[in-house]
RNA sequence: AAAGGGCAAAUCCGUCGCAAGGCGGGGGCGCAAUGCCACGGGACCCACCGGGUCAGCCGGGCUACCGAA
Numbered sequence: 001a002a003a004g005g006g007c008a009a010a011u012c013c014g015u016c017g018c019a020a021g022g023c024g025g026g027g028g029c030g031c032a033a034u035g036c037c038a039c040g041g042g043a044c045c046c047a048c049c050g051g052g053u054c055a056g057c058c059g060g061g062c063u064a065c066c067g068a069a
Base pairs, nucleotide, nucleotide: 006031007030011026012025013024014023015022016021029056035062036061037060039059040058041057042054043053044052045051046050
């Protein structure tokens, strides 16, 4: 590459949260690890001596279907 497929942006509805944002349903921008982990950097939020969110921002760790190479 192929095959079987998988995940799922923006956004809409419901719901939780002060918020960032999370969860469920619709919806597909994209993704070959866009599976999992908050360890490092970064961005974001706050009831800010601190706490939280983002893994589809980058790095790192772990795991993984198919199979021409």